[in-house]
Molecule: transfer RNA
Organism: Patescibacteria group bacterium
This record gives sequence, C1' cells and structure tokens, in this order.
RNA sequence: GCUGGCGUGGCUCAAUGGUAGAGCAGGUGAUUUGUAAUCACCAGGUUGGGGGUUCGAUUCCCUCCGCCAGCU
Repeated sequence: GCUGGCGUGGCUCAAUGGUAGAGCAGGUGAUUUGUAAUCACCAGGUUGGGGGUUCGAUUCCCUCCGCCAGCU
C1' cells in the first nucleotide's frame, strides 16, 4: 500500500429499514437473626465521528478514525 471483518449501557453480546434489547455488573426493596443465594423494581446508550439515500437508518452508500486478520 491492497483486501476482508469488527466498532451498540461499565463488561460480553443481540437487533438485516418501522418504539435500541438481553445476560453479568450497579442501586432500591422483599426474604433472612445476619450474610450469601433467590425474587421484584429502577437507573444506565448522542449505536466510533462526519456526510448522503429514504417518509423513516444500528441496519443501505461514501469518507475519516480505531482494532483484528490476510496479501504484498
């Protein structure tokens, strides 16, 4: 330098054009003599940045950034 993949809550991951979710972690409450476990509820996201297509974009297109792999 070229090609491909990935980037979404604190972490690991879903969501292939129509309200962004789950598990773990966190907070509160219940239960317990107490802790753990369990159960219920709550909070936490400018979906890496910018632009475009569309009535509507995490999703499609372009560009940039970061990471990984391959080729040279």